This is a predicted structure of a 265-nucleotide RNA (Bacterial large signal recognition particle RNA) from a Dehalococcoidales bacterium. The source organism's lineage runs through Bacteria, Bacillati, Chloroflexota, Dehalococcoidia and Dehalococcoidales. Its Rfam family is "Bacterial large signal recognition particle RNA". From the family's description: The signal recognition particle (SRP) is a universally conserved ribonucleoprotein involved in the co-translational targeting of proteins to membranes. It is recorded under the gene name ffs. The model forms 93% of the base pairs in the Rfam consensus. Model confidence (mean pLDDT): 76 of 100. The RNAcentral record of the sequence draws on ENA.
RNA sequence: CCGUGCUAGAUGGGGAACUAGCGGUGCCCUGUCACCCGCAAACCGCUAUAGCGGGAUCGAAUUCCCGCCUGAGGCUGCUCGUUUGCCGGGACUGCUAGCGUCGUGAGGCGUUGAGGACUGGGUCCUGCGCGGCAGAAGUCCACGAACCCCGCCAGGUUCGGGAGAAAGCAACGGUAAGUGGAUCCUUCUGGGUGCCGCAGGGUCGCCUAGUCGGAGCUUAUCGAGCUGGCAAGCCGGGGGACGACUGUCAAGGGUGGGUGCACGG
Numbered sequence: 001c002c003g004u005g006c007u008a009g010a011u012g013g014g015g016a017a018c019u020a021g022c023g024g025u026g027c028c029c030u031g032u033c034a035c036c037c038g039c040a041a042a043c044c045g046c047u048a049u050a051g052c053g054g055g056a057u058c059g060a061a062u063u064c065c066c067g068c069c070u071g072a073g074g075c076u077g078c079u080c081g082u083u084u085g086c087c088g089g090g091a092c093u094g095c096u097a098g099c100g101u102c103g104u105g106a107g108g109c110g111u112u113g114a115g116g117a118c119u120g121g122g123u124c125c126u127g128c129g130c131g132g133c134a135g136a137a138g139u140c141c142a143c144g145a146a147c148c149c150c151g152c153c154a155g156g157u158u159c160g161g162g163a164g165a166a167a168g169c170a171a172c173g174g175u176a177a178g179u180g181g182a183u184c185c186u187u188c189u190g191g192g193u194g195c196c197g198c199a200g201g202g203u204c205g206c207c208u209a210g211u212c213g214g215a216g217c218u219u220a221u222c223g224a225g226c227u228g229g230c231a232a233g234c235c236g237g238g239g240g241a242c243g244a245c246u247g248u249c250a251a252g253g254g255u256g257g258g259u260g261c262a263c264g265g
Stems, first nucleotide, its partner, number of pairs: 001265006009058003012030004020047005035055005064258007073249003077245001079244006086237004092233002094230006101224002105222002107218003116212008124201006130194002133190006139182005149174003157166003
């Protein structure tokens, strides 16, 4: 140095949680080469030599041990930034409601006469009347009863010796009940009927006409002020998510070094 057979050892690891502590099953991260069977979360098995029991494979090296570099991922925090929604506040900005508070601000009106005062009328209510609209009835016209309506009654029927007489259907004419039409007229009823009339009542407000008087008036023009409300901006509080940073654990990867026994050649 090579070959053969063994042994140590390896056949995943890590994070949080649980636990006196360690590991497992369960959750999560790596990653796929990460052995098989049984046990097992208010659990299963152990004791700093920290899964237990049984079996299988590899086996002194790219697989074991140590150091260094890198590093997925997890955890942590009197920290910082971004974002999201919750609770509380309500001096400021903003929005909104009200107030005859201002007439000093802007605009408008006003000597072609403001505010104010007075008078009349209307609007309002009641009664009466008139008109109109709508409806109803009356009225007028027309139709309208085979018989139990009228008139006239052909034919026919009855009475009579006869002359004649009687009752009387249909048709015709006219009407009743009823049906249809009509616009004048009459009566009745009704109304969110009327630039209507008369009388009485009422007159806060509004409209209109006139008189006095002589300069202001105006919040359905805005503004200012006051009161209240909303909470979008604002202030405060404590949460969630993401990122940065500190610390910590750490898979995987890279690199360097180290490490048995026996036999044979």